[in-house]
Model confidence (mean pLDDT): 85 of 100. Predicted 3D model of a 475-nucleotide part of an RNA (small-subunit ribosomal RNA, 5' domain) from an uncultured bacterium. RNAcentral holds the full RNA, with entries from ENA and SILVA. Its Rfam family is "Bacterial small subunit ribosomal RNA".
Context: one part of a larger RNA
This record gives sequence, structure tokens and C1' cells, in this order.
RNA sequence: GGAUGAACGCUGGCGGUCUGCUUAACACAUGCAAGUCGAACGGACUCUUCGGAGUUAGUGGCGGACGGGUGAGUAACGCGUGAGAAUCUGCCUCUAGAGCGGGGACAACAGAGGGAAACUUCUGCUAAUCCCGGAUGAGCCGAAAGGUCAAAGAUUUAUCGUCUAGAGAUGAGCUCGCGUCUGAUUAGCUAGUUGGUAAGGUAAAAGCUUACCAAGGCGACGAUCAGUAGCUGGUCUGAGAGGAUGAUCAGCCACACUGGGACUGAGACACGGCCCAGACUCCUACGGGAGGCAGCAGUGGGGAAUUUUCCGCAAUGGGCGAAAGCCUGACGGAGCAAGACCGCGUGUGGGAGGAAGGCCUUCUGGGUCGUAAACCACUUUUCUCAGGGAAGAAGCUCUGACGGUACCUGAGGAAUCAGCCUCGGCUAACUCCGUGCCAGCAGCCGCGGUAAUACGGAGGAGGCAAGCGUUAUCC
Repeated sequence: GGAUGAACGCUGGCGGUCUGCUUAACACAUGCAAGUCGAACGGACUCUUCGGAGUUAGUGGCGGACGGGUGAGUAACGCGUGAGAAUCUGCCUCUAGAGCGGGGACAACAGAGGGAAACUUCUGCUAAUCCCGGAUGAGCCGAAAGGUCAAAGAUUUAUCGUCUAGAGAUGAGCUCGCGUCUGAUUAGCUAGUUGGUAAGGUAAAAGCUUACCAAGGCGACGAUCAGUAGCUGGUCUGAGAGGAUGAUCAGCCACACUGGGACUGAGACACGGCCCAGACUCCUACGGGAGGCAGCAGUGGGGAAUUUUCCGCAAUGGGCGAAAGCCUGACGGAGCAAGACCGCGUGUGGGAGGAAGGCCUUCUGGGUCGUAAACCACUUUUCUCAGGGAAGAAGCUCUGACGGUACCUGAGGAAUCAGCCUCGGCUAACUCCGUGCCAGCAGCCGCGGUAAUACGGAGGAGGCAAGCGUUAUCC
């Protein structure tokens, strides 16, 4: 000198674009953040012009594995980059076929109970795109014989959906080469350990698991251990090499009160799902139950320090639906904060009796603040008021949270708007008074003990400017 997710002190006019718990992965009151489909199904209820229309607890389907948050853990195939083979892939696209014929259960509901509640038990009835046989056939397994596995309908009759096989696309799992912080005051580490055979297991290769056999495997080219840490694109700095860093945005990973586990599913070992254990909090009729903000707001706490319990689904995107549409704290916006960057303003021209006043002085005087003021003329960026008023809407009509916002026009009047730091040298800028090694200053050198340009005040000056200084950290 540059930089910052900064903080503190003094000061503070406006606009645009961004950013905003770096600390306690501390605990959380309250509200919202994931639903949707009646064109899958049987009921119940409401309205009815008796044609029908609508609402929905339940069964069923799809989605809750996306989106959003955080960085605790992790030194690892976690990430980055390059390669690979032994895999899966709902929805989507394409191709070729099939959709035959039967059976059954459980909710809802009705009845009877239990419980303070959460909820739950028994009996009976019932529908389906719910469940289960049979048939058929490509496919799959097998050397062959042979074995084995499908399907579902709905409607407003336009279509949509179902099953099988093949291909694609997308997404995901796995393996390997190379790279990826510090410490040797950590030198040896390892028994499923290293390899083989067999079996099991997985979507899939594999000690992934088990039995048996062999005794291997790693290591000064740093194993093991310990500490620290999410990684990257990037960001800051620097002429570069490099150094530091990993907020916001984007990609990947990990986590969801702590630890463990599986279920469902194309996909999870699942933030707002389930089970078990633990800590904590709450309710209780003491028998038993409920909960998980590292989602958006918000609260307490910690801290030098970080915002509204706002508006809207109008746009973009997502889920469901044939659609209308519903949901969406994603997102779009507004609010708060000079937190950052950029831009604009606080007037312009003239004006000397160089006014008054302050300060200095060699004091009837002079210098300086200073064209500065007054005064004259002008302008209206800003400001106030009034009138008009968007684009963003795709998609014929309709549809805008922002917002009567941006912007445009007119009127008024210099009107509404300047501070902060410094002035010994480095380093731009000097005098007076006070103080007297005191009070104090200070980044370094150093100032202060009676004439202090270094302390405090004043006048003046210099620098930057809606900021200016200080502190912290990096280059």
C1' cells in the first nucleotide's frame, strides 16, 4: 500500500447493487416450512330445479431420498483430476408385444369395551388401480431334458393408465493411477491382518462374511500414533513465482438432540418417517405418554459482533393432478444495518468600506481567517407538494406481491444536508496560552524537570470526505 462476512469511537443527506451468528453442532416458547389426486375405491355429509353438483375422515397411488440448513465428524478414493468394469436406474423418450379367466382379505362403517390422555382391543359387514392362485408367452436359469416369473382398470369415449422385453437419456453405486496440512521430543505397525480354496452374500468386483490352508501385508520415498482441518471451482495479495484463505455463488462429501438398528421403496439406513438405548424438556388421574429450529422468522444464552415472529405465489422452479387447481419461509419482494462497493448532493457567478468578531503582532499601525460573509444575479441535481404512471404477463381473455414503486410533467424556494483525523522526523501541514519528568503523548525514534511547533486548549493549516480514525487478521 492492498484486503475483510469485521468490531469499536466520533459523525451522518440520498440512490442503486450486494452482504449480514466467523462465538455455544448451546437450549428452544409460538406460527408457518410437503403435500396432492373423487378421472383408483367403498362410505358419510351438504345443497338440489331431482337431471345432478360439492365437501371429505378412511383404503389406494405418486411425492415426503428433491428443494432448504449446517460444517460437528472426516487426513479418507472424502475431495480434485484422469482412467476402468463386475452393476442398478421410478418418472421421461423410442421400439416390439400382451392385457385371458378366477379367488380373498383389511380399513372406513356398525356394535361392545379399555384409558386421565396418547391411543387402543374384540365381534360383524364391504369396495378398488389392495392382495393371492391359475393360464399364456417372449425373457431368465440350464449342456440338454426341463424349470421359473406378468398384468388393472378409469373416463366427459378425445385419451390416460397397467404388464413383459429391448434400446436411449438421466441419476446413482463400485475399482484404480496421480495430487491433497503439521509433528520423529511418534519407529516399528498389523490375526480377517496379507493371499489362496470352498461356501455364503450384494444390484454389482472384493476378507464383504464364514470355514479350512499358507505366512504373509505396510514402513525413513515416513507406516503407526498424535494434533489440526470438510474438499474444490474460486477469493485476497503479488510484476510473477509464490504466500494466505475456502463467507456469499456453484460442484462434491458428511451430519440432522447423542449412540445404534433396520423397515418401506427405483432410490434412504431417511432433518420436519419408524424402533431401541441415553441425556434433557414438557403433560399426567402416577398406571403412562409427548418432543427434537444445523428449514423461515423469532426467544434466551454465549459474544467485540450479525436483521422482520413482514408480503406474495404475480414471475422462475418443484410435488401431485387429465385439467381447473392445491401446496411451496425454494423463490420473488419489501423491512432493518454507512456492513461493503459504485454514483450523486450539501449550490453557481459576481462581490473590498478587505465590515464586525476571533487569533497573532515589532501595537495611533500591521498580518490572517478572507471573496469568506453581508449584498446582487442565477440554477433546482437533491427536497416538499400536485398531476400522470409502467415494463416485468408467457397465453385469446384473465392474472403484478413489489407498488401508485421506478419514471415523466408542473409548482415552490438556496432552500433540507459536514464531519473526522492529523500538523517533531519518517509524513502533507505552526503559532499563542496553560502545565512544569506532573498531567499526559507514543507505530518507531522519542517528547514533558518554566520560553514544549511532540502533553491540554485556542486560532490557523494539511489530508480524506458521508465518512474519518483505531483495533484485529492476511499478502